Parts: sequence; C1' cells; structure tokens
RNA sequence: AGGGGUAUAGCUCAAUUGGCAGAGCAGUUGAUUCCAAAUCAACAGGUUCGGGGUUCAAGUCCUCGUGCCCCUGCCA
Repeated sequence: AGGGGUAUAGCUCAAUUGGCAGAGCAGUUGAUUCCAAAUCAACAGGUUCGGGGUUCAAGUCCUCGUGCCCCUGCCA
C1' cells in the first nucleotide's frame, strides 16, 4: 500500500425482513444470615466508534474517516 473482518451498557455478547435497543456477568438497594458468602427480588446503567447521506422510519442500507484483528505485498 491492497483485500477482508470488527466497533452496541463497566465487561462479554445478542438484536430476524430497516419498524419499541436487550441478555449474562459486574454495580446499587432490599430479603435471608450473628456477620459474610451463596441464593432470591428489585433498581440503575446506552452519543449503537465519528462526520455526512438515503428513508415515514437506520444498530442494520450508502459514503468519507478512526481504532483494533487477520491475510497479501513493498521498504529496511
């Protein structure tokens, strides 16, 4: 340099055909316990990487970038 993949909650990941953004873990509170762990219940937690576009409607489609991963090549 070229090609491919990927980016969504603090972490790991879902989200069907474009149609209400979710789960587990972690966190907070409560129950339980002498206390704690475990367990149970509830709550909270989002600029869906950034800019632009298409659309009645975009996490999803198009475009330009950025980070990370993989493959190929070039220089040293």
Molecule: transfer RNA
Organism: Planctomycetota bacterium